[in-house]
RNA sequence: AAUUUAUACAGAAGAAGUGAGAGAACAGGCUCGUAGACCUUCUGACAACCUCGGCAAAACAGAAGCUGAAAGGUGUCAAAUCCUGACCAUUUAGAUUGGUGAAUAUAAAUU
Numbered sequence: 001a002a003u004u005u006a007u008a009c010a011g012a013a014g015a016a017g018u019g020a021g022a023g024a025a026c027a028g029g030c031u032c033g034u035a036g037a038c039c040u041u042c043u044g045a046c047a048a049c050c051u052c053g054g055c056a057a058a059a060c061a062g063a064a065g066c067u068g069a070a071a072g073g074u075g076u077c078a079a080a081u082c083c084u085g086a087c088c089a090u091u092u093a094g095a096u097u098g099g100u101g102a103a104u105a106u107a108a109a110u111u
Base pairs, nucleotide, nucleotide: 001111002110003109004108005107006106007105008104013043014042015041016040017039021032022031023030026085027084028083029082044077045076046075048074049073050072051069052068053067054066055065081103086100087099088098089097
């Protein structure tokens, strides 16, 4: 980097540095930000995946489920992935709502 699978309405912030934009990209909306955002570092935290434990199961094998932990590998700590964009249903139509998808992010595995 590519592919596959899974997840994405839960959860978790202080300090210091810096100083103007930031929320992936494009568009529209909305929001955060000189009362200092974004970012970086330190410390702390969360518990999504891997991991470790408990429950459950007559036995063997396999799979799913519920629950806890945080030592380790990742990840994360404004807002649903901030919302929408394509398609389907709903509607006379629009709006709304629901579903699927696309894109993106993360994990695990493979190449």